Transfer RNA from Camelus ferus, 73 nucleotides, folded computationally. The RNAcentral record of the sequence draws on Rfam. Rfam family: tRNA. Rfam links the family to the GO term triplet codon-amino acid adaptor activity.
RNA sequence: GAAGGUAUAGCUCAAAUGGUAGAGCGCAUGCUUAACAUGCAUGAGCUCUUGGGUUUGAUUCCCAGUACCUCUG
Numbered sequence: 001g002a003a004g005g006u007a008u009a010g011c012u013c014a015a016a017u018g019g020u021a022g023a024g025c026g027c028a029u030g031c032u033u034a035a036c037a038u039g040c041a042u043g044a045g046c047u048c049u050u051g052g053g054u055u056u057g058a059u060u061c062c063c064a065g066u067a068c069c070u071c072u073g
Base pairs, nucleotide, nucleotide: 001072003070004069005068006067007066010025011024012023013022027043028042029041030040031039049065050064051063052062053061
């Protein structure tokens, strides 16, 4: 240099082939306890890697970029 892949909640990861996204762990509050842990209940939290384009509507499609990984020379 060429090719391919990944990027989604604090962390690990799903999902939908166009109609504003969830789980586990974690976090907060309450109950329980002398207190902690466990358990139970409730809740908060993600403009979906960046910019642009198409569209009534984009996390999803198209183009370009960034970071990382793989492969090849």